[in-house]
RNA sequence: UGACCGGGCCGGACGGCAGCGGGCGGAGCGCCGAAAGGCCCCGCGCGAGGAAAGUCCGGGCUUCGCAGGGCAAGGUAACUGCUAACGGCAGCCGGAGGCGACUCUAGGGACAGUGCAACAGAAAGAAACCGCCGGAUUUUUCCGGUAAGGAUGGAAAGGCGAGGUAAGAGCUCACCGGCGUCCGGGAGACCGGGCGGCCAUGUAAACCCUACCUGAAGCAACACCACAGCGGGAUUCGGGCUUCGGCCCGGCGGCGGCCCGUCGUUUUCCCCAAGGUGGCUUGAGCUGUGGGGCGACCCACAGCCUAGAUAGAUUGUCGUCCACGACAGAACCCGGCUUACAGGCCCGGUCACACU
Numbered sequence: 001u002g003a004c005c006g007g008g009c010c011g012g013a014c015g016g017c018a019g020c021g022g023g024c025g026g027a028g029c030g031c032c033g034a035a036a037g038g039c040c041c042c043g044c045g046c047g048a049g050g051a052a053a054g055u056c057c058g059g060g061c062u063u064c065g066c067a068g069g070g071c072a073a074g075g076u077a078a079c080u081g082c083u084a085a086c087g088g089c090a091g092c093c094g095g096a097g098g099c100g101a102c103u104c105u106a107g108g109g110a111c112a113g114u115g116c117a118a119c120a121g122a123a124a125g126a127a128a129c130c131g132c133c134g135g136a137u138u139u140u141u142c143c144g145g146u147a148a149g150g151a152u153g154g155a156a157a158g159g160c161g162a163g164g165u166a167a168g169a170g171c172u173c174a175c176c177g178g179c180g181u182c183c184g185g186g187a188g189a190c191c192g193g194g195c196g197g198c199c200a201u202g203u204a205a206a207c208c209c210u211a212c213c214u215g216a217a218g219c220a221a222c223a224c225c226a227c228a229g230c231g232g233g234a235u236u237c238g239g240g241c242u243u244c245g246g247c248c249c250g251g252c253g254g255c256g257g258c259c260c261g262u263c264g265u266u267u268u269c270c271c272c273a274a275g276g277u278g279g280c281u282u283g284a285g286c287u288g289u290g291g292g293g294c295g296a297c298c299c300a301c302a303g304c305c306u307a308g309a310u311a312g313a314u315u316g317u318c319g320u321c322c323a324c325g326a327c328a329g330a331a332c333c334c335g336g337c338u339u340a341c342a343g344g345c346c347c348g349g350u351c352a353c354a355c356u
Stems, first nucleotide, its partner, number of pairs: 001352010012321007020047002023044004028040001030039003049327001053338002056336005061218004073214005079091004093107001094105004108209002113207002115203003129150002131146006158176002161173003177199002179196007222278004229272001231270004237250005251265005285304008322325001
């Protein structure tokens, strides 16, 4: 200088005026409402994101359910850690790719069982179509041996070379791969070495098996206050008469189209519930310093408070400036993952070439 790899950060800046939503303080004790509760005025200060998004995982919180165990259903899948938890993250192992920095990986089990492997091919699991070899036979053909070669296929009976053989074959041997076993190393996955020819495909994002995890629904959850009205429980209005047991009359209401009849009338409690309040943002919080750990992360101390609406605020306008501004808007909260993103800045590293 060029080409790359990994990680982190920012996401127009500053100011004036007006407006909107919360908070705190003050004030009239003014207004609305039956109440609960809310509103108006003044001042001060705060007011979207790195993804607020998708709602894909995990947890908190809430209500309901729940002795314990099992089945079913769903999910996860090397190992060791981190964490409130996870299917997340970190480190590490195996595999794949790259000269390298580094990246990717849905990574348990195919001797528990079942299924499937289209077409092609003789054959898709223990296989003989052609070929090769031996024998019989009259040419033709038949019998047997054989997986080295041909042909088919994504895949053909561990690979490859040599020996061996009638021809062949782990039949024998070297190397490589797998499996078993022994020794050594490691916390473990696993790695290294020795020995044993032990070597019958693939597929479990097919059923299935193994181990582990999971109660259901979600802030329109849920809790509290509460008008009218429906329903339910308990208790019964006024006047007159009375032998104190009741009876009569009247008003109103329910049943009923109306009359008769019959039941009620009061008071009070409960359920549902318009509306209101809480839940709601102080939290697995943020920042800084120190310490532990390779790291995820943890510990200690100090400081800080940083939207909380409910038809939903975060806007409009003006001025100055620049590199002229992308994706995008909170709705119970938090940890992740995934997806979108104009432009810019910083840190660490690799390879090639040149020069010193």